[in-house]
This record gives sequence, C1' cells and structure tokens, in this order.
RNA sequence: GCCCGGGUGGCGAAAUUGGUUAGACGCGCGACACUUAAAAUGUCGUGGCCGCAAGGCCUUGCCGGUUCGAGUCCGGCCCUGGGCA
Repeated sequence: GCCCGGGUGGCGAAAUUGGUUAGACGCGCGACACUUAAAAUGUCGUGGCCGCAAGGCCUUGCCGGUUCGAGUCCGGCCCUGGGCA
C1' cells in the first nucleotide's frame, strides 16, 4: 500500500428485508425481603444532561449524505483484529 471483519449503556452482547419506543439477555451496581449477622436466593430498579417536580433534550466511534424514516444503506476519517504484498 491493497483486501476482509469489528467499534452499540459501567462491562459483555442482541437488534441484518431500513419501520414502533435503541440497548433484549447476562454481568456489575443500588434498594428491599429472607438471616442473629452475612453469603446464597428472590423482587424491584439501573444510559447521559437539565429540572424541586411534572417533564424536556441528547445518545449506536467521528463528520457528512440518501430516505417520510438509518445502529442497519452510501462517502470520508479515526481506532482495533486478521490476511496479502
């Protein structure tokens, strides 16, 4: 230099004919129950910012594009794994 794969909450990982509302599911974390106390187990909750609250805004590596609609398609760039030379 060329080719192929990947980048999604604190972490792993889904969502692929483009169609609700991103983040199912698991881990972790928080509260509660149980316990003399703990562990284990169970129930509920758990992206960020603003707000007293109701609620609002933003968010799929970054910047653009296509579309009524993009995590998903297209272009450029960054990071990362592999192959060829």
The RNA shown here (transfer RNA) has 85 nucleotides and comes from a soil metagenome.
The coordinates come from a structure-prediction model, not an experiment, and the mean pLDDT is 80.
The sequence is in RNAcentral, with records from MGnify.
Its Rfam family is "tRNA". From the family's description: Transfer RNA (tRNA) molecules are approximately 80 nucleotides in length. It is annotated as a transfer RNA.